[in-house]
Transfer RNA from Deinococcus maricopensis DSM 21211, 71 nucleotides, folded computationally. The coordinates come from a structure-prediction model, not an experiment, and the mean pLDDT is 81. It matches the Rfam family "tRNA". By type it is a transfer RNA. About the family: Transfer RNA (tRNA) molecules are approximately 80 nucleotides in length. The RNAcentral record of the sequence draws on Rfam.
């Protein structure tokens, strides 16, 4: 320098182009002498910027940043 691949809540991970789900974390409450256990409620997310579409986490095109392979 060339290929290739990731990017989703605080963490890890799903999602046929049609309400962004799960599990831990976090808060708040029951229960416990306390503490964790458990059980119930609840905050909280689609790297940036664009462009197709009725409709985009997804398809397209640009920037960022990380990972492989190859020189």
């Nucleotide at each position: 320098u060339g290929g290739g691949g990731c990017a989703u809540g605080g963490u890890g991970u799903a999602a046929u182009g049609g309400c962004a789900g799960c599990a831990c974390a976090g808060c708040a409450g029951u229960c416990u002498u306390u503490g964790g256990a458990a059980c119930u409620g609840u905050u909280a997310g689609u790297c940036u910027a664009g462009g197709u579409u009725c409709g985009a986490a997804u398809c397209c095109u640009u920037g960022u940043g990380c990972c492989c392979c190859a020189g």